Background
This is a predicted structure of a 350-nucleotide part of an RNA (small-subunit ribosomal RNA, central domain) from Picea glauca. Model confidence (mean pLDDT): 88 of 100. Lineage of the source: Eukaryota > Tracheophyta > Acrogymnospermae > Pinales > Picea. Rfam family: Bacterial small subunit ribosomal RNA. Gene Ontology terms of the family: ribosome and structural constituent of ribosome.
Context: one part of a larger RNA
RNA sequence: UUGGGCAUAAAGCGUUUGUAGGUGGCUUUUCAAGUCCAUCGUCAAAUCCCAGGGCUCAACCCUAGAUAGGUGGUGGAAACUAACAAGAUGGAGUACGGUAGGGGCAGAGGGAAUUUUCAGUGGAGCGGUGAAAUGUGUUGAGAUCGGAAAGAACACCAACGGUAAAAGCACUCUGUUGGGCCGACACUGACACUGAGAGAUGAAAUCUAGGGGAGAAAAUGGGAUUAGAUACCCUAGUAGUCCUAGCCGUAAAUGAUGGAUACUAAGUGUUGUGCGUAUCGACCCAUGCAGUGUUGUAGCUAACGCGUUAAGUAUCAUGCCUGGGCAGUACGUUCGCAAGAAUGAAACUC
Repeated sequence: UUGGGCAUAAAGCGUUUGUAGGUGGCUUUUCAAGUCCAUCGUCAAAUCCCAGGGCUCAACCCUAGAUAGGUGGUGGAAACUAACAAGAUGGAGUACGGUAGGGGCAGAGGGAAUUUUCAGUGGAGCGGUGAAAUGUGUUGAGAUCGGAAAGAACACCAACGGUAAAAGCACUCUGUUGGGCCGACACUGACACUGAGAGAUGAAAUCUAGGGGAGAAAAUGGGAUUAGAUACCCUAGUAGUCCUAGCCGUAAAUGAUGGAUACUAAGUGUUGUGCGUAUCGACCCAUGCAGUGUUGUAGCUAACGCGUUAAGUAUCAUGCCUGGGCAGUACGUUCGCAAGAAUGAAACUC
C1' cells in the first nucleotide's frame, strides 16, 4: 500500500455553525458527457505466450498467430449517473393552535445560617483531639438576648425527573430572548446529509486591570504524631474562590461509544403531549408521537456485555489508528502578557 479497525486492546476532534468538496428521495420528457454494443485505425521491431520448422538434441534461430489492456474515428442503445425542461409531496422548512422546562441575558426582592460589631444578663473557662498542645479568656471570653453590617451560597420540594450543542443550568418575581415537542393539515416544493480549511462556544485552575472579601482555604507560621514527618490531625492564615472587562483553550471535556437516514421481538417504569373508551368530574383501561431509564429475543462481540437511545442489518460524507519505549519529547512554525497550547519527528533500544 491493498486492507482491517476505533466502549474497555492503538484509534471519535470537548461541542457546534458552516465554505469548498463528496453524497443525495418520487414521476415524466429531451440529450448522449459517463456507461454499454458493433466496427475501423493505432499502440515500431526485438522480447513474453503459442503453433510449425531449422541447426545430430538443447540453448539459439526462422515463419505464422493470438489474448488482455490503452487510445482515437464512425454508427447505434437509453436502464442507471450527470445535464435540460416540467410536475408531485412523503424528506426539509414556513405559517397556525396548543404546551412543558434549574435554556440564555438583565433588573428587583427574600429568609435561614455564618462571621464581625454595639448594648444588656452573667462570671471561668472556652476551643480542639485518639490523647494533647499551640490558640483564646477577669482589659470579662464561651453561653444567652436585642440591634446593626457584610459577603457568599440558596435547606425542604428533589426524582432513576427537567433543560441545553457541549461546557453547564435550581430561593422568588418581573422584563426580554433562543430552542424543543404535540396537533391539525394551509403554504414553499428536495430547498437535504456530512463537512477539509474557517468561525463561534468551551468546567476548574492560571494570568492582566479595577472592585470586593463572610465562610472555607493552596502557600506559609505554630502545635502534635513520628526514627524522621517538608504529610495525614489541630490552631492561625495569604493568593485565589465572588463581581466587571479581557486573556487562556485545556480535563478521566466519559456514554472512555462522532453525525445523518432506513429497517429489525417483546415486557416494565417515568417526563411532555394527543386520541379513543368511561365518568358529574378526576382516575382506570387501550393506543400514537417525542424524550429518558430498566429487563431482554434475534443478531453481534475475544470476552465483559450491547441489544429500536445498538456495540444488530445497510448506505452516505467526515475525524482518527497501524508494536512498546524514546515522547506528546526535540527542532521548526503559528498562537499567547506569561504559564503554556496546537502541529509534531528521529537516532537509539526491546